This is a predicted structure of a 346-nucleotide part of an RNA (small-subunit ribosomal RNA, central domain) from an uncultured bacterium. Its Rfam family is "Bacterial small subunit ribosomal RNA". Its mean pLDDT, the model's own confidence on a scale to 100, is 87.
[in-house]
Context: one part of a larger RNA
RNA sequence: UUGGGUUUAAAGGGUGCGUAGGCGGAUGAUUAAGUCAGUGGUGAAAGGUCCCGGCUCAACCGGGGAGCUGCCAUUGAUACUGGUUGUCUUGAAUGCGGAUGCCGUGGGAGGAAUGUGUGGUGUAGCGGUGAAAUGCAUAGAUAUCACACAGAACACCGAUUGCGAAGGCAUCUCACGAAUCCGUUAUUGACGCUGAGGCACGAAAGCGUGGGGAUCAAACAGGAUUAGAUACCCUGGUAGUCCACGCAGUAAACGAUGAUGGCUAACCGCCGGCGAUACACAGUCGGUGGCCAAGCGAAAGCGAUAAGCCAUCCACCUGGGGAGUACGACCGCAAGGUUGAAACUC
Numbered sequence: 001u002u003g004g005g006u007u008u009a010a011a012g013g014g015u016g017c018g019u020a021g022g023c024g025g026a027u028g029a030u031u032a033a034g035u036c037a038g039u040g041g042u043g044a045a046a047g048g049u050c051c052c053g054g055c056u057c058a059a060c061c062g063g064g065g066a067g068c069u070g071c072c073a074u075u076g077a078u079a080c081u082g083g084u085u086g087u088c089u090u091g092a093a094u095g096c097g098g099a100u101g102c103c104g105u106g107g108g109a110g111g112a113a114u115g116u117g118u119g120g121u122g123u124a125g126c127g128g129u130g131a132a133a134u135g136c137a138u139a140g141a142u143a144u145c146a147c148a149c150a151g152a153a154c155a156c157c158g159a160u161u162g163c164g165a166a167g168g169c170a171u172c173u174c175a176c177g178a179a180u181c182c183g184u185u186a187u188u189g190a191c192g193c194u195g196a197g198g199c200a201c202g203a204a205a206g207c208g209u210g211g212g213g214a215u216c217a218a219a220c221a222g223g224a225u226u227a228g229a230u231a232c233c234c235u236g237g238u239a240g241u242c243c244a245c246g247c248a249g250u251a252a253a254c255g256a257u258g259a260u261g262g263c264u265a266a267c268c269g270c271c272g273g274c275g276a277u278a279c280a281c282a283g284u285c286g287g288u289g290g291c292c293a294a295g296c297g298a299a300a301g302c303g304a305u306a307a308g309c310c311a312u313c314c315a316c317c318u319g320g321g322g323a324g325u326a327c328g329a330c331c332g333c334a335a336g337g338u339u340g341a342a343a344c345u346c
Stems, first nucleotide, its partner, number of pairs: 004317003007300002012314001014201004021194003025088007033081002035077008049065006091191001092188003095184006103177007110154001114150008125136002162169002206247006216240001220236004258313006267290008295302002319346003328339004
């Protein structure tokens, strides 16, 4: 390389949009580029191969044949692919009518809790643990009541629920924006799928500037535990946690399962529509779960939301360690990220 694979053995890109490219619905006409057939030319000789022959045989040598899978030209064929040109509606999109949600962005509002401050009541403890101690407290703590302020998060509802491309999203409300689904079959008429590069989004932690700072809490300090204890436990506590703008671009970014389309028994739920209000007994579309037929799988298991049977496109894998390291390049303020070896070793 051919072949084989990618839930868990190595392997699906974190996610989307989309350029080039690859692939592409039904039905006519035309063309003849791909494709197929005929003919002509060329495809040197030597070599290889088949037959015959010459050296006593063979190696070696001579003669002849096929072949040289290719290229060029020409004449035809037209199913398929391509080109051109019509038509169509099933794919796709749009309109119209309904529906849905923790979807996004920006405002406004709310209550509980926590902490702090001020004042009242009140007195000797509080707190914490396995047990303690550090700590707080007669300068009146803890507890309790009233008032005020601050920041952050939204109990119950809450779910095998819902929404979003993923990350993710939950108090109430307003504005703006987006999406999906159903019905209708009105409009366009293949306008589609995938997508190397590229662009955008992308949890937490982290970085820059400026705010904010209640809680919690890396680092740090102290108290314990212990042989030790740079920990687990306790008392404190700074970055951070929050906001605005910018950067960073990684995660067990997981369904460890790429996207799209088609096909392949049933049964039981839930969510959003449509249909039906009945001589019906549970239809249909989209989503989300359970259990299974066939089938698949090394098994666990998967099983119309496939890991089954097919098609198209992309990404990725090829023994373990060395190593996601070194070097180089690109990106970044830095931390670092992306790309990504080898020697050596088993």